A computed fold for a 260-nucleotide part of an RNA from a metagenome, annotated as large-subunit ribosomal RNA, domain VI. Its Rfam family is "Bacterial large subunit ribosomal RNA". Gene Ontology terms of the family: structural constituent of ribosome and ribosome.
Context: one part of a larger RNA
RNA sequence: CGCCAGAAACUUGAGGAAACCUGUCCCUAGUACGAGAGGACCGGGACGGACGAACCUCUGGUAUACCAGUUGUUCCACCAGGAGCACCGCUGGAUGGCUACGUUCGGACAGGAUAACCGCUGAAAGCAUCUAAGCGGGAAACCUCUUCCAAGACCAGGUUUCUCACCCUCUAGGAGGGAUAAGGCCCCCCGCAGACCACGGGAUCGAUAGACCAGACCUGUAAACCCAGCAAUGGGCGUAGGGAACUGGCACUAACCGGC
Numbered sequence: 001c002g003c004c005a006g007a008a009a010c011u012u013g014a015g016g017a018a019a020c021c022u023g024u025c026c027c028u029a030g031u032a033c034g035a036g037a038g039g040a041c042c043g044g045g046a047c048g049g050a051c052g053a054a055c056c057u058c059u060g061g062u063a064u065a066c067c068a069g070u071u072g073u074u075c076c077a078c079c080a081g082g083a084g085c086a087c088c089g090c091u092g093g094a095u096g097g098c099u100a101c102g103u104u105c106g107g108a109c110a111g112g113a114u115a116a117c118c119g120c121u122g123a124a125a126g127c128a129u130c131u132a133a134g135c136g137g138g139a140a141a142c143c144u145c146u147u148c149c150a151a152g153a154c155c156a157g158g159u160u161u162c163u164c165a166c167c168c169u170c171u172a173g174g175a176g177g178g179a180u181a182a183g184g185c186c187c188c189c190c191g192c193a194g195a196c197c198a199c200g201g202g203a204u205c206g207a208u209a210g211a212c213c214a215g216a217c218c219u220g221u222a223a224a225c226c227c228a229g230c231a232a233u234g235g236g237c238g239u240a241g242g243g244a245a246c247u248g249g250c251a252c253u254a255a256c257c258g259g260c
Stems, first nucleotide, its partner, number of pairs: 001152001005163007015149004021049007033038001051106005059100004066093005071086006110144003117137004166178005184260003188202004208254003212249004217243003225236004
């Protein structure tokens, strides 16, 4: 821009894409078959491999503005307590998020028409013959079935709901200009959404983000002070102090003022 007024929501599916794998064991059954050795078809079940998708409950990984311990050194006058640098100095842990080494699931079932092939009936050709007329069976291939995209599918589809069809000018069934409705966008606060854009949420009639409060969770018992000990150190106050992403509460701060 189009889809022949303008919107919002939900859809149909022409068409396209993806997927399509396979093993071992058990039962049937030591049956059919076979002198024996051996050993099935058909049908049913269990457990796997590789591949793929989704997810983070568990098990792990990750963690450079979380917590603790600790070495050297410099500084904060000194003690104590801290900060900087040294690979994030090193070490031990670690929520959210993201992940696999983790978890769950998938390939199906079924139908149609067939290939090679196997048949029925059956003449030409008194026989025979699956074929010439006719009728069946038959494969991971084909068409469906499963999942995803999908009406720019220009034959531009469907359903429901909402709103408008007002004013002025002219060369007047048209053209130009203007103002609006439903609705949308910008700006603004954000998101596990994201390269940008888009998408989703919010925007004071508000819990969208931050702060704060409470909880969860992580770290692991802070500092000061007191006690014991010559001291290193230990104990008490004290499941302490500190803390990111999570949950809830709460308008304190910012979502204002506005524009198209």